[in-house]
Parts: sequence; structure tokens; C1' cells
RNA sequence: UCAUACUAGCUGGGGAGUUAGCGGUGCCCUGUAUCCACAACCCGCUUUAGUGGAAGUGAUGCCAAACUUGAGGAGAACUUUAGUAUUCACGCCUUUGUAGUAAUAUGUUGAUAGAACAGUCCUAUAUUGUAGAAAUUCGAUGAACCGUGUCAGAUUGGGAACGAAGCAGCACUAAGUUGAUGUUUCUAGGUUUGUGGGGUUGCUGUUCUUGAGUAUUAUUGCAAUGAAACAAAUGGUGAAGUUUGUUCGAGAGUUUGGUGUAUGA
Repeated sequence: UCAUACUAGCUGGGGAGUUAGCGGUGCCCUGUAUCCACAACCCGCUUUAGUGGAAGUGAUGCCAAACUUGAGGAGAACUUUAGUAUUCACGCCUUUGUAGUAAUAUGUUGAUAGAACAGUCCUAUAUUGUAGAAAUUCGAUGAACCGUGUCAGAUUGGGAACGAAGCAGCACUAAGUUGAUGUUUCUAGGUUUGUGGGGUUGCUGUUCUUGAGUAUUAUUGCAAUGAAACAAAUGGUGAAGUUUGUUCGAGAGUUUGGUGUAUGA
């Protein structure tokens, strides 16, 4: 150096969670990596930290270290945002007052203010009109038979004269229906006109005195008042972030190092 047979090793790893701790089952990431049994109030173990069984590969095929990069996870801060609890009343908003400004209207053909009288209001009473109801008066209408009168025809009593009941028709009437610019009584109230009494803050009208402002709206400043939706403050909670640190880190790249036993030639 070669050949054969072995052995170590390898046939995946990581994050959170769980745990005294480690590994696994379950979740997530990486990405392709032998199979079976066990296991979340769980299973196996103890710093060489899954256990047991089977299979393949096998010391150029594995192992270790350092550096660079890095999927993804965890946690903290920050920013934004949503809900919620409490607070405040500067802002926003309501109302009022005051001082301005502007517009409009009105005013010496008299604003504002004051006084008098009257009305508006309440009550009592009278008057007038309207509507309704009842009574009454007048008129119209009003009964197949069971209302009245008259009752053709027909019926009926009688020897006859002459009678009887009586349908239709006609006339009238009862209850009822209806009309009336009638009369009387009662009731109602957005009727009219008076009278007596009361009240008179305000409003309206007239008169008198006064003699130049007055009213409304909008807006600004100031002061007060009220509300608590918005805005604001504080404290929890949830969500998001190509934000900033921390931490673990699969995978990838580079470099360095380690690497067994037996037999034969």
C1' cells in the first nucleotide's frame, strides 16, 4: 500500500411548553431523514440523562472546534390601534350676562322711559242668534181578511113585500211614517250686544310728560352656567409592527483538527 472480516460512529436537528433536570410522545420551524412497541392528571431515564427489539451502512466515512451567515421561536422596551374603568372640565358644545363690531328694520310724521284711561282676563245677570231634543198645532200619507162607513156583483132567509151577513171598489181613520220660516219648554256653546262687581304682572290702543335712540340676527373678547357624546389625563386588557435591544437557534458557507482492531499478501 492492497484485500477480507469486524468494531466505534451514522441512518436528522432545533424552538416554545412540560420537568428538579434530560430525552421522548403532542404543537411549531428546518426540509427528506430505516422499521416496530411504549407515553399528557403521560412514558423512559439521571449529567455519557428516552427504554427495549429489528435492519442497513461503515472507517473517506464519521466526529469535534473556530469564524461568517441565518429560517424560526421566546421575552423586554417602544410606537400605533381597539375595548374598558376612573378622573377632569382647558378645548368642542348648551344657556345667560356684559363690552364691542357688522347687517337689517324702525324712529323728530316722535325712539326709550313714566303716568292716566280703555280693552284683553274672571264672575253674576240680561239680550241676540245657531244647533239639538221633547210637547203641541197644522198638513200629507197610512189596514188582502182579523178597523169604521157605504157596500155593485155574487151568497143567503122568505110565497111575496122586504130583510141579513158582506168581498172588491170608494171615502175616512188608529198605531206608525213624514213635512212646516208655526208656538212653548229644556239643553249645548269659539254667536251678538249691554249692565254690575273684581282683577290689571304682561300685551294692545288712545291721551299727556320726556326728547334720541330702540329692536332682531350674526360674530368676537370677558365672566358665569350646564351637559359629558367627542377631545384630554391615568390604570388594566387585547391586537399589530420591514421598530430597538436580549436570548435560543435548524440550515448554509469557510478554515483547522481527530480517526480503531484482527488476519493475509
The RNA shown here (Bacterial large signal recognition particle RNA) has 265 nucleotides and comes from a Leptotrichiaceae bacterium. Of the family's consensus pairs, 94% are formed in the model. Taxonomically the source falls in Leptotrichiaceae (Bacteria, Fusobacteriati, Fusobacteriota, Fusobacteriia). A source record names the gene ffs. The sequence is in RNAcentral, with records from ENA.